FMN riboswitch aptamer (RFN element) from a Candidatus Krumholzibacteriota bacterium, 124 nucleotides, folded computationally. The coordinates come from a structure-prediction model, not an experiment, and the mean pLDDT is 85. The model forms 100% of the base pairs in the Rfam consensus. The source organism's lineage runs through Bacteria and Candidatus Krumholzibacteriota. Rfam family: FMN riboswitch aptamer (RFN element). From the family's description: The RFN element is a highly conserved domain that is found frequently in the 5'-untranslated regions of prokaryotic mRNAs that encode for flavin mononucleotide (FMN) biosynthesis and transport proteins.

[in-house]
RNA sequence: AUUGACCUUCGGGGCGGGGUGAGAGUCCCCACCGGCUGUUAAAGUCAGCGAAUGAGCCUCGCGGCUCACCGAUCCGGUGGAAUUCCGGAACCGACAGUUAAAGUCUGGAUGGGAGAAGGUUGGU
Numbered sequence: 001a002u003u004g005a006c007c008u009u010c011g012g013g014g015c016g017g018g019g020u021g022a023g024a025g026u027c028c029c030c031a032c033c034g035g036c037u038g039u040u041a042a043a044g045u046c047a048g049c050g051a052a053u054g055a056g057c058c059u060c061g062c063g064g065c066u067c068a069c070c071g072a073u074c075c076g077g078u079g080g081a082a083u084u085c086c087g088g089a090a091c092c093g094a095c096a097g098u099u100a101a102a103g104u105c106u107g108g109a110u111g112g113g114a115g116a117a118g119g120u121u122g123g124u
Base pairs, nucleotide, nucleotide: 001124002123003122004121005120006119007118008117009116010115016030017029018028019027031104032103033093034092035049036048037047038046044091045090053068054067055066056065057064058063073089074088075087076086077085095107096106097105
């Protein structure tokens, strides 16, 4: 330096103001938020991953595995290089719940998790 096994810790943000109404953090106007890895150069919108949802299979059960599903960006500028930077204008956001429809409230979740950092031990 590289690689195998194991252990520990960490690992998601956001409704503030106004309007309507019997009732809205759910509707309307303004506002606010952006997981992880990668990339000729920094990304919610590129490529992929994770979570969620549905189905099937396994399991006494906890749970596990597989498959499906899986949102949204353009224009100009700089540059060797940018759908990533700068300027401008847009767009997107699981499921269940609710006196009324939710990216922002409540809940599954003190969960899970891509992955990040560190450590122990072995190989090369």